[in-house]
RNAcentral holds the full RNA, with entries from Greengenes.
A computed fold for a 504-nucleotide part of an RNA from an uncultured bacterium, annotated as small-subunit ribosomal RNA, 5' domain.
Context: one part of a larger RNA
RNA sequence: GGAUGAACGCUAGCGGCAGGCUUAACACAUGCAAGUCGAGGGGCAGCACGGGUAGCAAUACCUGGUGGCGACCGGCGCACGGGUGCGUAACGCGUAUGGAACCUACCCACCGCAGGGGGAUAGCCCACCGAAAGGUGGAUUAAUACCCCAUGGCUCCCCGGAAUCGCAUGAUUCUGGGUGUAAAGCUACGGCGGCGGUGGAUGGCCAUGCGUGCCAUUAGCUAGUCGGCAGGGUAAUAGCCUACCAAGGCAAUGACGGGUAGGGGACCUGAGAGGGUGGCCCCCCACAAUGGAACUGAAACACGGUCCAUACACCUACGGGUGGCAGCAGUAGGGAAUAUUAGAAAUGGGCGAAAGCCUGAUCUAGCAACACCGCGUGUGCGAUGAAGGCCUUCGGGUUGUAAAGCACUUUUUGGAGGGAAUAGGAAGGAAGGUACCUCCAGAAUAAGUCUCGGCUAACUACGUGCCAGCAGCCGCGGUAACACGUAGGAGGCAAACGUUAUCC
Numbered sequence: 001g002g003a004u005g006a007a008c009g010c011u012a013g014c015g016g017c018a019g020g021c022u023u024a025a026c027a028c029a030u031g032c033a034a035g036u037c038g039a040g041g042g043g044c045a046g047c048a049c050g051g052g053u054a055g056c057a058a059u060a061c062c063u064g065g066u067g068g069c070g071a072c073c074g075g076c077g078c079a080c081g082g083g084u085g086c087g088u089a090a091c092g093c094g095u096a097u098g099g100a101a102c103c104u105a106c107c108c109a110c111c112g113c114a115g116g117g118g119g120a121u122a123g124c125c126c127a128c129c130g131a132a133a134g135g136u137g138g139a140u141u142a143a144u145a146c147c148c149c150a151u152g153g154c155u156c157c158c159c160g161g162a163a164u165c166g167c168a169u170g171a172u173u174c175u176g177g178g179u180g181u182a183a184a185g186c187u188a189c190g191g192c193g194g195c196g197g198u199g200g201a202u203g204g205c206c207a208u209g210c211g212u213g214c215c216a217u218u219a220g221c222u223a224g225u226c227g228g229c230a231g232g233g234u235a236a237u238a239g240c241c242u243a244c245c246a247a248g249g250c251a252a253u254g255a256c257g258g259g260u261a262g263g264g265g266a267c268c269u270g271a272g273a274g275g276g277u278g279g280c281c282c283c284c285c286a287c288a289a290u291g292g293a294a295c296u297g298a299a300a301c302a303c304g305g306u307c308c309a310u311a312c313a314c315c316u317a318c319g320g321g322u323g324g325c326a327g328c329a330g331u332a333g334g335g336a337a338u339a340u341u342a343g344a345a346a347u348g349g350g351c352g353a354a355a356g357c358c359u360g361a362u363c364u365a366g367c368a369a370c371a372c373c374g375c376g377u378g379u380g381c382g383a384u385g386a387a388g389g390c391c392u393u394c395g396g397g398u399u400g401u402a403a404a405g406c407a408c409u410u411u412u413u414g415g416a417g418g419g420a421a422u423a424g425g426a427a428g429g430a431a432g433g434u435a436c437c438u439c440c441a442g443a444a445u446a447a448g449u450c451u452c453g454g455c456u457a458a459c460u461a462c463g464u465g466c467c468a469g470c471a472g473c474c475g476c477g478g479u480a481a482c483a484c485g486u487a488g489g490a491g492g493c494a495a496a497c498g499u500u501a502u503c504c
Stems, first nucleotide, its partner, number of pairs: 001504004006500004013375004020367001021334001027331002030329003035076003040073002043069002047067003050063005083287003092212008102204002107200007115149004125138005157178009185192002214258002220250003225247001227245002230242003262284004266277004289310005312323004340365001342364003347361001348359004378408004388399004413441006422431001448493005453474003459488005469476002
């Protein structure tokens, strides 16, 4: 000098744009953050309409008939999106390959199919237990829920044949036989769906080469350990797991141990090489009070799912229950320190045939000079160089064209009127009566902060008297201090300025 997710002191007019718990992965009151589909189903708790009964009426009751629809069965979603960086020195990440060892819901293309039957169950109803959370029994009912039979290709498995090819196990294509295995309907009649298969697309999983920080005041480490065989397991390879056999495997090119740490794209600095950092944005990984486990599913070992244990907190009728903000706001605490319990139009996502519903993702607004950028705080003229201040050798000098005064302008500010794009074509549409435009008023509403001994731009007076104090280094202060304090003046930067911390 540059830089910062900064903080502190003093000061402060406006706008644009970006960022805002770096500390306690500390504990959390409250609200919201994942639903949707009635064109899958049985139905009807509530609302509206229609109908009926009673009534003069208001109204009350009845009625799934209609719009719809709480709870329930079922489907899809909830594995995305959002948060955090605890752990991890590792195939975690980066990069380059391989999978002849693999999976892929929804989507696309093509081929084929959808025949017959059955038994339940939630809801509703009845009875009961419990303070609650919730639960038990009985009766009854439906489906795109579940099950059985048929048919069939494909694939797995078993027994064969042929061709082509390769990378050793083998791969691909064609073909004969055996065994097992599929489906669902709804409709407004337009369609929307279902099942099997092949291929694609997308997403994932696995393996390998190379790279990836500190300590040798860590030198030896290892029994599922290294390999084989058999079996299990997985979508799939593999000590991934088990039994048996064998005795290997790693290490000074740093094993093992310890301490630290999410990695990368990038960012800061630097002429570069390099050094430092990993906040915001994007990609990957890991985690969801702590530890463990599986279930469902195409995919989870699952933040707002389940079970167990632990700690903590809450409710309780003491028998027993409930909870998990490292989602968005917000609270307490910690800290030098970090914001609103705001709004919903678009975009994206989920569901739906659609209308649409949901969406703290997202887009906006709010708060704070936290950073960057832009603008303003007037412009021109104005000497008797006014007054006042300060200094003085008392002549004057300086503040200083500075002020006053005269003329002008209106960015900004205030007032009035109009008023968007975004939002594609009718209406609607958060931001927003905002941005922007026009008119009016009036210099009006707007300057500080640090420094002045040398480094280093900028000096005098008074006070103080090794005191009070200053200080980045050298050093100032003990009676004339350009170094402390105040004043005048000057210099630097400017809605900021200075200090502290950290990096180059």
The prediction has a mean pLDDT of 87.